[in-house]
Formats: sequence, structure tokens, C1' cells
RNA sequence: UCCGAUAAAGGCAAACCAGAGGCGACUCUGGGACGCAAAGCCACGGGCCACAAGUUGGUAGCCGGGCUGCCGAGA
Repeated sequence: UCCGAUAAAGGCAAACCAGAGGCGACUCUGGGACGCAAAGCCACGGGCCACAAGUUGGUAGCCGGGCUGCCGAGA
């Protein structure tokens, strides 16, 4: 560096519920776990979604890409 194990230590948290914010998509906090080897971060390209329709927003757990990170069975 590649790779991702019947390894180890951990991490994150879908749906749903409650509260709050927003026109909305959706987001935040708490609960909760469907899952995830980057389900850590970035809206650069594509897709999809929203609206007050634009030099406007959302989605990174849709795909691609970029940056960073734990461990080391294997190469």
C1' cells in the first nucleotide's frame, strides 16, 4: 500500500416514537436498532426529493469522486 478474518478493542445508528426548528424536502436532541469496514467528513459530477422557482434548498445510510481514520488474519 492492497485487502477485510468465525480476530480484538471499540464506533455509528435505519424504521418507528417524543420534543424542537423549517413553507417543505428534511434537520437537531432523547429513546430505539434495520443494518454499516469508513453508515467519519466534503454537495465536485450524476440521480432523486422540496419550494417562496432561483446565482434557492435537501439527501453523504442513492451512485461516483475527494480527504481522513482503528485493527492486522492474509497479500
Molecule: c-di-GMP-I-GGC riboswitch aptamer
Organism: uncultured delta proteobacterium